[in-house]
RNA sequence: CUUAUCCGAUUGGGGUGUUCCGCCGAAAAGUGCGGAACUGAGAUCAAACCCAUUGAACCUGAUACAGUUGGUACUGUCGUAGGGAAUUCGGUGCGACUUCCCC
Repeated sequence: CUUAUCCGAUUGGGGUGUUCCGCCGAAAAGUGCGGAACUGAGAUCAAACCCAUUGAACCUGAUACAGUUGGUACUGUCGUAGGGAAUUCGGUGCGACUUCCCC
C1' cells in the first nucleotide's frame, strides 16, 4: 500500500405470497374478519430480515412458457432481457513493495 479473507458502522434499497376451512355477503365480488397449512432469511411493524454496482435483494416482462403440485411452493426456461440502492467509512491484513540491522 492492499475489494485475499472476514467483521462492523452509517446511509440507502426491498418484500405484505399461495392453498384450504369458517364467518360476513345475492355472489366462485372482496386489499373484508377469524383459523389452519406450505415455502422462505423474511409472509409485516419487528426499527426484524435480506440486499447495495463483483448488484437474481427486489421490480418489469408476467395473470409468461414447459414439467410438476393441494398450491403462484418446487425444477427448468425467459436471462451474456430491461431496470435496480454506497463504486461510502472504519477494523482485520493474505499478499506486494521500500528502508534499516544481523549472519